Bacterial RNase P class A from Nocardioides lacus, 385 nucleotides, folded computationally.
RNA sequence: CGGGCUGGCCGGGCGACCGCGUUGCUCCCUCGGGAGCACCGAGGAAAGUCCGGGCUCCACAGGGCAGGGUGGUGGCCAACGGCCACCCGGGGUGACCCGCGGGACAGUGCCACAGAAAGCAGACCGCCCUCCUCGUCGGCCGAGCUUCGGCGAUGCCGAUGAUGAGGGUAAGGGUGAAACGGUGAGGUAAGAGCUCACCAGCGGCCUGGGUGACCAGGCCGGCUAGGUAAACCCCACCCGGAGCAAGACCAGACAGUGCUCGCCUGAGGGCUGCCCGCCUGAGAGUACGGGUAGGUCGCUCGAGGCCGCCGGCAACGGCGGUCCUAGAUGGAUGGUCGCCGCUCCGCGAGGAGUACAGAACCCGGCUUACAGGUCAGCCCGUCCG
Numbered sequence: 001c002g003g004g005c006u007g008g009c010c011g012g013g014c015g016a017c018c019g020c021g022u023u024g025c026u027c028c029c030u031c032g033g034g035a036g037c038a039c040c041g042a043g044g045a046a047a048g049u050c051c052g053g054g055c056u057c058c059a060c061a062g063g064g065c066a067g068g069g070u071g072g073u074g075g076c077c078a079a080c081g082g083c084c085a086c087c088c089g090g091g092g093u094g095a096c097c098c099g100c101g102g103g104a105c106a107g108u109g110c111c112a113c114a115g116a117a118a119g120c121a122g123a124c125c126g127c128c129c130u131c132c133u134c135g136u137c138g139g140c141c142g143a144g145c146u147u148c149g150g151c152g153a154u155g156c157c158g159a160u161g162a163u164g165a166g167g168g169u170a171a172g173g174g175u176g177a178a179a180c181g182g183u184g185a186g187g188u189a190a191g192a193g194c195u196c197a198c199c200a201g202c203g204g205c206c207u208g209g210g211u212g213a214c215c216a217g218g219c220c221g222g223c224u225a226g227g228u229a230a231a232c233c234c235c236a237c238c239c240g241g242a243g244c245a246a247g248a249c250c251a252g253a254c255a256g257u258g259c260u261c262g263c264c265u266g267a268g269g270g271c272u273g274c275c276c277g278c279c280u281g282a283g284a285g286u287a288c289g290g291g292u293a294g295g296u297c298g299c300u301c302g303a304g305g306c307c308g309c310c311g312g313c314a315a316c317g318g319c320g321g322u323c324c325u326a327g328a329u330g331g332a333u334g335g336u337c338g339c340c341g342c343u344c345c346g347c348g349a350g351g352a353g354u355a356c357a358g359a360a361c362c363c364g365g366c367u368u369a370c371a372g373g374u375c376a377g378c379c380c381g382u383c384c385g
Stems, first nucleotide, its partner, number of pairs: 001381010012340007020041002023038006043356001047367002050365005055243004062276004067239005072086005087101001088099004102234002107232002109228003124173002126169006133162008144151002181199006200224001202221008247297004256288006268280004304323008341354005
């Protein structure tokens, strides 16, 4: 210098005018409210609402069934499906990245297309053996012919080739994501763990290292085992239900009637999926009619942000200091103009654009969207010293 990997940060600035919401102060007021001034007023994701927790209400004898979730190991955390470190597998020259990572000798199911055959597999081509038929060549016998030199039908034997039939073979070809270990030698009609050597892999045992996942080494065995569990399923662990329209308070309106069931021979309710069982117990359901629908709290100070020191590889934890930073409820946080910044186009004057998006009880995560800018560390290549 070029290319790349990873982790952070910012994500328009200033001014003028108009406007909105909460709160505070002052004033006016017909107590309903109004006016003026001041402070504060969206995000890195406020989003999707996917996971976890706080908080609130109901429940908080027990048992069983069903359902849901998680899934290498160790740690962190209030908790988690999150985060950190490591292990194993895969990719990359590398920095680094990816893994929806328990179990496929408990059982069941499935394996598209292609292919002959896809699970206690399979014979399409090829290779080999046997048989039938036919052909060629060689040998033997030799009917017959003969110019006596020979030529030779038929039959038999052997070799070889072709078509067909039966069988053997999983070494080779071809198909596929995957074809029942790999290489070599022996062996065989041809082949084959059929046998042997080495290697890979599986299972068992032992030794050493590590908290552990796991790693390294040795011995033995049978010669070989497909994939799929985000298919059912099995194993281990975890899970009460509903959610701020939770829930509490104040104010305020109304009118009852009919029918059905039940009052200890138990209606209904609770244990918030169901059953058993337990508790409670005088009202419950339904139809018609009538009637309110305003306000306050919950509500934002919290597992909080920032800085420093200490412990830890890290996630994170401890201590000290410092800061307060939206709370709407038809739902505020906006609009216009000027200057500047940035990006793109244009030789130029200049022109166009300025992302994704917007709180709704709060917090920790994950995921997704995002114009542009910026910082740090590391890797590869080339050149120079």
Source information: It is recorded under the gene name rnpB. Its Rfam family is "Bacterial RNase P class A". It is annotated as a ribozyme. About the family: Ribonuclease P (RNase P) is a ubiquitous endoribonuclease, found in archaea, bacteria and eukarya as well as chloroplasts and mitochondria. The coordinates come from a structure-prediction model, not an experiment, and the mean pLDDT is 75.